[in-house]
RNA sequence: AUUGGAGAAAGCUACACCUGCUGUGAAGCAGGGCCAGAAAGUUACAGAUCUCUUCACUAAAUCAUAAGAGAUGGCUGAGUUGCGGAU
Numbered sequence: 001a002u003u004g005g006a007g008a009a010a011g012c013u014a015c016a017c018c019u020g021c022u023g024u025g026a027a028g029c030a031g032g033g034c035c036a037g038a039a040a041g042u043u044a045c046a047g048a049u050c051u052c053u054u055c056a057c058u059a060a061a062u063c064a065u066a067a068g069a070g071a072u073g074g075c076u077g078a079g080u081u082g083c084g085g086a087u
Base pairs, nucleotide, nucleotide: 001087002086003085005083012037013036017032018031019030020029021028022027035074041080042079043078045077046076047075048072049071050070051069052068053067054066
């Protein structure tokens, strides 16, 4: 530098759930917990899903469509960084 996982080793993260706090909400943070993960490190670029607001429809609401603002990286792809092995 390339490749990409061993059936090991050193480690790492922490699903669901519970408690507290923040937020209209999706959800996030901290503690406990430990399903699973070879990038389950990181980045909202492209999709997908979810939330809120508005328009429109409606007897009224909800839903669908459209627009805007957000959430999600443990939904997928992609960018980027890292540990073991091999060449």